The RNA shown here (transfer RNA) has 73 nucleotides and comes from an uncultured Bacilli bacterium.
[in-house]
RNA sequence: GGGGCUGUAGCUCACCUGGGAGAGCGCAUGAUUUGCAUUCAUGAGGUAGCGAGUUCGAUCCUCGUCAGCUCCA
Numbered sequence: 001g002g003g004g005c006u007g008u009a010g011c012u013c014a015c016c017u018g019g020g021a022g023a024g025c026g027c028a029u030g031a032u033u034u035g036c037a038u039u040c041a042u043g044a045g046g047u048a049g050c051g052a053g054u055u056c057g058a059u060c061c062u063c064g065u066c067a068g069c070u071c072c073a
Stems, first nucleotide, its partner, number of pairs: 001072007010025004019056001027043005049065005
């Protein structure tokens, strides 16, 4: 320098080739307990790496860019 893959909640990851963004763990509150833990209920938390384009509508399609991993040179 070139190719490929990945980027979604604090962490690990889903979202079946466009139509209302989710799970587990973690966190907060409450119940349970003498207390802790466990368990149960409720809740908070994300401009989907960033920017632009296509579309009535984009996490999803296209382009650029950034970061990480990897292959080639």
It was read from a public genome assembly. Its Rfam family is "tRNA". The family's RNA type in Rfam is transfer RNA. Clan: tRNA clan.